[in-house]
Order: sequence, then structure tokens, then C1' cells
RNA sequence: AGGGGCAUGGUGCAAUGGUAGCAUACGGGUCUCCAAAACCCUUGAUGUCAGUUCGAAUCUGGCUGCCCCUG
Repeated sequence: AGGGGCAUGGUGCAAUGGUAGCAUACGGGUCUCCAAAACCCUUGAUGUCAGUUCGAAUCUGGCUGCCCCUG
């Protein structure tokens, strides 16, 4: 320099154009003499800028970051 892949709560992952969800962690509660475990509740996210569309996490382009390949 060229090509390919990935980017979603703190973490690990879903969502095949139509309400962004699960697990876990944090916080609160029940239980217990106390704690752990178990159970219940709650907080919290689409890398960024544009485009297409009635509607974008999803499709298209640029940029940023990470990984792989070629030279």
C1' cells in the first nucleotide's frame, strides 16, 4: 500500500428493515443469628458522520479503532 472480518449495557452474547433482548455483574429487597447460595425488583447499550427508506442495530458510502491475509 491492497484485500477481508469485527465494533450493541461494566462483561459475554442475541436481535435475517417494523417495541433493542438474554445471561452475568453493580444497586435494592425476601430468606438467615450473620454471610454465601437461591428467589424477586431495579439501573444501564447499537463506534462516529452522512445516504437510501414511511421506518435502519440491520442496507450503502466515508472516517476511527481492533484482528487476519497478501506484498
Molecule: transfer RNA
Organism: Chitinophagales bacterium